[in-house]
RNA sequence: CGAGUUGGCUAGGCAGUCGCCGUCUCUUUUAUGCCUUUUGGCGUAUUUGGGAGGGAGGAAAGUCCGGGCUCCAUAGGGUAGAACGCCAGGUAACGCCUGGGGGGCGCGAGCCUACGGAAAGUGCAGCAGAGAGUAGACCGCCGAUGGCAUUCUUAGGAAUGCACAGGUAAGGCUGAAAGGGUGCGGUAAGAGCGCACCGCGCGACGGGUAACCGUUCGUGGCAUGGUAAACCCCGUUCGGAGCAAGACCAAAUAGGCCCUCUAUAGGUGUGACCCGCACUGAGGGCGGGUAGGUUGCUAAAGCCUUGCGGUGACGUAAGGCGUAGAUGAAUGAUUGUCGUAUACAGAACCCGGCUUAUUGCUGACUCGACUU
Numbered sequence: 001c002g003a004g005u006u007g008g009c010u011a012g013g014c015a016g017u018c019g020c021c022g023u024c025u026c027u028u029u030u031a032u033g034c035c036u037u038u039u040g041g042c043g044u045a046u047u048u049g050g051g052a053g054g055g056a057g058g059a060a061a062g063u064c065c066g067g068g069c070u071c072c073a074u075a076g077g078g079u080a081g082a083a084c085g086c087c088a089g090g091u092a093a094c095g096c097c098u099g100g101g102g103g104g105c106g107c108g109a110g111c112c113u114a115c116g117g118a119a120a121g122u123g124c125a126g127c128a129g130a131g132a133g134u135a136g137a138c139c140g141c142c143g144a145u146g147g148c149a150u151u152c153u154u155a156g157g158a159a160u161g162c163a164c165a166g167g168u169a170a171g172g173c174u175g176a177a178a179g180g181g182u183g184c185g186g187u188a189a190g191a192g193c194g195c196a197c198c199g200c201g202c203g204a205c206g207g208g209u210a211a212c213c214g215u216u217c218g219u220g221g222c223a224u225g226g227u228a229a230a231c232c233c234c235g236u237u238c239g240g241a242g243c244a245a246g247a248c249c250a251a252a253u254a255g256g257c258c259c260u261c262u263a264u265a266g267g268u269g270u271g272a273c274c275c276g277c278a279c280u281g282a283g284g285g286c287g288g289g290u291a292g293g294u295u296g297c298u299a300a301a302g303c304c305u306u307g308c309g310g311u312g313a314c315g316u317a318a319g320g321c322g323u324a325g326a327u328g329a330a331u332g333a334u335u336g337u338c339g340u341a342u343a344c345a346g347a348a349c350c351c352g353g354c355u356u357a358u359u360g361c362u363g364a365c366u367c368g369a370c371u372u
Stems, first nucleotide, its partner, number of pairs: 001368009012338007020055002023052004030045006057344001061355002064353005069242004076275004081238005086100005101115001102113004116233002121231002123227002138172002140168003147162006180198006199222001200220005205214003246295004256286006266280004302321008
């Protein structure tokens, strides 16, 4: 200097003017409740003006998981279904996070992992190839006795060649994958056929909480493989609907009309089906009225600092802060200045995660080149 890997911070700052929304406070208008003999005091709503201070995110996005909260509701059992799936921890909980283990990728820093079971069963792997799992003989290698031919001969026979019966899976081919690997011996030629080492299974021992690991020991010639992000089997977990949930106040109408099932039955009850339980009618059509206000609505499993414990996620103690609550939907415009001149982008009940989009700055580490 270049190329990478992995963390952290940030999301324009400062000052002023006008404008929008909430809170607190003072003042003003109107109405009203209570107290008071009255003047008046307190409260609620409304209205005028002033002051103080506050007002979108790291993802507010996706609506994908998990919950808090509200209701069904008194809410049980089973079947189906769905999700997850190595080990140990964290957490309110999770399909999340942390740390380890196995496997895979990368020269490396590092990254990925849908990671229980293939000896319960079923399925799949086109084509090629001899053969793809109770899986094999195409090319090859050997080929006795007997048969044919040639040569030699000490006339006993021997050698070579061809072919048959048969043997073989070491070499080759095909394929993503082919009946453990290397070497030695052995054989007619070969083959774990035997042996050594490696690998694999089983057992012991050692380390580790465990998953698992091993320059340990013993034993067995040991390979009927792959795939479950295919069906399946096993284990664990699982009510539903949702702030447009729900609660209260006010107002209005038509407590209307019609049809169907039904009374030892039937029906209804917030995922499907069955059983149980509770209740006693249920379903459909036409037509009419209202759709206004308050609340839920922001003190949260909240945030920050420091100490202690832990590899870490995190826990704990002390101290501090009080962080927007709109409702056709609030923060916009403008001036000056600094500046790296800036992206993705706007809360709607609230949190914990994951995923996706993205500006700028910066720490550590890896590889390469050059120079000293």
About this RNA
Model confidence (mean pLDDT): 77 of 100. A computed fold for a 372-nucleotide RNA from Dasania sp. GY-MA-18, annotated as Bacterial RNase P class A. Rfam family: Bacterial RNase P class A. From the family's description: Ribonuclease P (RNase P) is a ubiquitous endoribonuclease, found in archaea, bacteria and eukarya as well as chloroplasts and mitochondria. The model forms 97% of the base pairs in the Rfam consensus. The organism belongs to Dasania, within Bacteria.